[in-house]
Context: one part of a larger RNA
């Protein structure tokens, strides 16, 4: 390699959104004959190898026959299958009309609660914090309370196994521009499809650059306990940061630790958006469909857990990706980056 795998043992790449090459591809008619199956004819040197069958006293060795298969070329036939050419279907996919749902994205105006902080009244000795305390604040007047003010951040409650989104993620409220998605009906076009090496694209948080802003929180520093000892956990403080904007980084237990795509194989129970009946005056309930999220559970799977029409069942295509630990996700090179580093990615040796 074949082979067997990939939820938890190696091993689904962050997300495949756009999609190139390439693989693979719905019903059906007629060509073709290039894959495919057969026939003929030529090549495939001897030796070897395989089967007979003989010779050496066996046997190794020798010698004589000899086909099937393969492979290629010619050329003939055959036309199921894939392929291609040609004209067609509609049940795959797209659009179209009419409707619904939404914290989906961007922009930009906006609100109230809170927290600090400033300014002023009232007020007077405490407050704050702990396991218990101290560091801290406070007679220069704190805490508390009452008006007013200034800023940044973050949206209680509604709220939920809810709801959008391809993933990362989206949550006060309005406005304005935009993606998607789903029902339901004909109707349009007619496979326009499904995957997807490389490529482009996005991509939490933390860090980086430049300018801004800076309440709270808070690595890093200090302090004060605690300890044997504490570089921590508890508690005072407190700075990058955490916020905006542009530009970078390209990683996460980026997880459902499940890669898309299509089709098939029992149920019963919520929930969410639609629809059709069906009952009312009507809404609601009922009953069936569709597309979604959740529990449970038949076959069946599964090494057990368990997973079970949202499969880890049966299959079919397409793609990444594994191959004993441990060096090592390192090294050396390459490429990307301001850096931090990231991508790709060994051996030796050791068991």
């Nucleotide at each position: 390699c074949u082979g067997g795998g990939c939820g938890u043992a190696a091993a689904g790449a962050g997300u495949u959104g756009c999609g190139u090459a390439g693989g693979u591809g719905g019903c059906a008619u007629a060509g073709u004959a290039a894959g495919u199956a057969g026939g003929u004819a030529g090549u495939g040197a001897a030796a070897g190898c395989g089967u007979g069958u003989g010779g050496c006293u066996c046997a190794a060795c020798c010698a004589u026959a000899c086909u099937c298969a393969c492979a290629u070329u010619a050329u003939c036939u055959a036309a199921a299958c894939u392929g291609c050419u040609a004209a067609g279907c509609u049940a795959g996919a797209a659009u179209a009309u009419a409707g619904a749902a939404g914290a989906g994205g961007u922009a930009g105006c906006u609100g109230g609660a809170a927290u600090u902080c400033c300014u002023a009244g009232u007020g007077u000795a405490g407050g704050a914090g702990u396991g218990a305390a101290a560091u801290c604040c406070g007679u220069a007047g704190a805490u508390a309370u009452u008006a007013g003010g200034a800023g940044g951040a973050a949206c209680a409650c509604c709220a939920a196994u809810g709801g959008c989104g391809u993933a990362g993620g989206c949550a006060g409220g309005c406005u304005a521009c935009u993606g998607g998605u789903c029902u339901a009906u004909u109707a349009u076009u007619g496979a326009c499809a499904c995957u997807a090496a490389g490529g482009c694209a996005c991509g939490a948080a933390a860090g980086c650059g430049u300018g801004g802003g800076g309440a709270g929180c808070a690595a890093a520093c200090g302090g004060g306990a605690u300890u044997a000892g504490a570089u921590a956990c508890c508690c005072c403080g407190g700075u990058a940061g955490u916020c905006c904007a542009c530009g970078c980084c390209g990683u996460a237990a980026a997880c459902u630790a499940u890669g898309g795509a299509u089709g098939c194989u029992a149920g019963c129970u919520g929930u969410u958006a639609g629809a059709g009946g069906u009952a009312u005056c009507g809404a609601c309930c009922c009953c069936u469909c569709u597309a979604g999220u959740a529990g449970c559970g038949a076959a069946g799977c599964u090494a057990a857990c368990g997973c079970g029409u949202u499969a880890a069942g049966c299959a079919u295509c397409c793609c990444g990706c594994c191959u004993g630990u441990g060096g090592a996700g390192u090294a050396c090179g390459a490429g990307c980056g301001c850096a931090a580093g990231c991508u790709u990615a060994a051996a030796a040796c050791a068991u």

The part of an RNA shown here (small-subunit ribosomal RNA, central domain) has 351 nucleotides and comes from a Candidatus Saccharimonadota bacterium.
NCBI's taxonomy places the organism under Bacteria, Bacteria candidate phyla, Candidatus Saccharimonadota.
Model confidence (mean pLDDT): 81 of 100.
It was read from a public genome assembly.
Rfam family: Bacterial small subunit ribosomal RNA. Gene Ontology terms of the family: ribosome and structural constituent of ribosome.